A computed fold for a 113-nucleotide RNA from Flavihumibacter sp., annotated as SAM riboswitch aptamer (S box leader). The organism belongs to Flavihumibacter, within Bacteria. Model confidence (mean pLDDT): 85 of 100.
RNA sequence: CGCUUAUCAAGAAAGGCAGAGGGAAAUGGCCCGAUGAAGCCUUGACAACCUGUUUUCCACUUAAUUGUGGGAAGUAAGGUGCCAAAUCCAGCCCGUAAGGGGACAGAUAAGUC
Numbered sequence: 001c002g003c004u005u006a007u008c009a010a011g012a013a014a015g016g017c018a019g020a021g022g023g024a025a026a027u028g029g030c031c032c033g034a035u036g037a038a039g040c041c042u043u044g045a046c047a048a049c050c051u052g053u054u055u056u057c058c059a060c061u062u063a064a065u066u067g068u069g070g071g072a073a074g075u076a077a078g079g080u081g082c083c084a085a086a087u088c089c090a091g092c093c094c095g096u097a098a099g100g101g102g103a104c105a106g107a108u109a110a111g112u113c
Stems, first nucleotide, its partner, number of pairs: 002112007013043005021032003027090003044083001046081001049079003052075009087105001092102003
């Protein structure tokens, strides 16, 4: 890189360097940006996918809350992720249309050859 599964209308910014772009993709729209874009660094937050950990319930098990598995709730130590706007909106299909539905694509996580 590919494949599988799940989620994607919630949430969360300050400082330093830098210096003109940015919001993944043709195109259209709408935005953000010299009151400082991308990128890099530091710190802080947000979230709870995986691990850990706490409580509790169930099943099996043990001499024994002894061990294993599973569910629920919590925590935020570790691994990721993330911190304008619905994944900014449309685009392809359905629909007169709708901040309607679906698909594709993408992002993230866990798993896998």